[in-house]
RNA sequence: UUCUUAUCAAGAGAAGUCGAGGGACUGACCCGAUGACGCUUCGGCAACCAGCACCCGAGGGGUGCCCGGUGCCAAUUUCAGAGGUUCCCGCCGGAAUGUGCCGGGACCGAAGAUGAGAA
Numbered sequence: 001u002u003c004u005u006a007u008c009a010a011g012a013g014a015a016g017u018c019g020a021g022g023g024a025c026u027g028a029c030c031c032g033a034u035g036a037c038g039c040u041u042c043g044g045c046a047a048c049c050a051g052c053a054c055c056c057g058a059g060g061g062g063u064g065c066c067c068g069g070u071g072c073c074a075a076u077u078u079c080a081g082a083g084g085u086u087c088c089c090g091c092c093g094g095a096a097u098g099u100g101c102c103g104g105g106a107c108c109g110a111a112g113a114u115g116a117g118a119a
Stems, first nucleotide, its partner, number of pairs: 001119008013042005021031003025081004043073003048069002051065006077111001083108006090101002
């Protein structure tokens, strides 16, 4: 880097340092010289992997703990975003079902992030 798979509405900040952008991308909206972002130290959250204990309908699964490996600690992944399904309001048209257009909502999905496994 690519592929597979799981999760993403909860949770968790202080000090020091640096000095201008930062929140992946685009738009919006935020954070930022009352010093953001990053880095360091300490602290914390969580429970993906590992470990330990216990339980079960047991080559698997569940619960708890967590001193290990990652991850995370502004805002739902800050919100929307290819594309699809469906619902609602309105408009054109129509005998009616339907079709089309504008706006909005929900879900799937896309994109991204993180873990685990593989190449």
The RNA shown here (SAM riboswitch aptamer (S box leader)) has 119 nucleotides and comes from Alicyclobacillus sp. Model confidence (mean pLDDT): 80 of 100. Of the family's consensus pairs, 88% are formed in the model. NCBI's taxonomy places the organism under Bacteria, Bacillati, Bacilli, Alicyclobacillaceae, Alicyclobacillus. It was read from a public genome assembly, where an Rfam model found it.